[in-house]
RNA sequence: GUGUUAUCAAGAAAGGCAGAGGGAUUAGACCCGUUGAAACCUUGGCAACCCUUUAUCUUAUUAAAGAAGGUGCUAAAUUCUACUAAUACUUAAGUAUUGGAAAGAUAACGA
Numbered sequence: 001g002u003g004u005u006a007u008c009a010a011g012a013a014a015g016g017c018a019g020a021g022g023g024a025u026u027a028g029a030c031c032c033g034u035u036g037a038a039a040c041c042u043u044g045g046c047a048a049c050c051c052u053u054u055a056u057c058u059u060a061u062u063a064a065a066g067a068a069g070g071u072g073c074u075a076a077a078u079u080c081u082a083c084u085a086a087u088a089c090u091u092a093a094g095u096a097u098u099g100g101a102a103a104g105a106u107a108a109c110g111a
Stems, first nucleotide, its partner, number of pairs: 003109006013043004021032003026082004044074003049070002051066005078103001083100007
């Protein structure tokens, strides 16, 4: 770097260092930031994917509880929109709502 599957409107912060950007990419919107952004470090926290225990059950599922370990996360829905379908409004361009897709993130597994 690539494939498969699952999830993505919940939840969770302080300190150090740094010094102007950041919110994945492109465009637009919006937002965060010298009352200190990103990156990096420390400590904590959240969650429960892997995991542990019990029950069910019979080899795999479901439910409950847990958090030692491996990841992850810790502003805003993956910040929102972009492609498409339906519906409503509109003469139309278009706008709104809902669903799906694409892209992305994370985990587990495989080559």